The RNA shown here (transfer RNA) has 73 nucleotides and comes from a Candidatus Nanoarchaeia archaeon. Its Rfam family is "tRNA". About the family: Transfer RNA (tRNA) molecules are approximately 80 nucleotides in length. The family's RNA type in Rfam is transfer RNA.
RNA sequence: GGGCUUGUGGCCUAGUGGUUAUGGCGUCCGCCUUACACGCGGGAGGUCCCCAGUUCGAAUCUGGGCAGGCCCA
Numbered sequence: 001g002g003g004c005u006u007g008u009g010g011c012c013u014a015g016u017g018g019u020u021a022u023g024g025c026g027u028c029c030g031c032c033u034u035a036c037a038c039g040c041g042g043g044a045g046g047u048c049c050c051c052a053g054u055u056c057g058a059a060u061c062u063g064g065g066c067a068g069g070c071c072c073a
Base pairs, nucleotide, nucleotide: 001072002071003070004069005068006067007066010025011024012023018056027043028042029041030040031039049065050064051063052062053061
């Protein structure tokens, strides 16, 4: 330098054009316990990597950029 691929809460992850973006871990509060852990209930936390385009409508499709991974040179 070229090709392919990935980017979604602190971490991991579902969602592949249409309601208010899903779940787990973590975190906070409550219940339980003498207490801790486990368990149960509830809450907070996301401008879906950035910019533009297509569309009535984009996390999703297209182009460019940035970053990570794999391969080729």

Lineage of the source: Archaea > Nanobdellati > Nanobdellota > Candidatus Nanoarchaeia.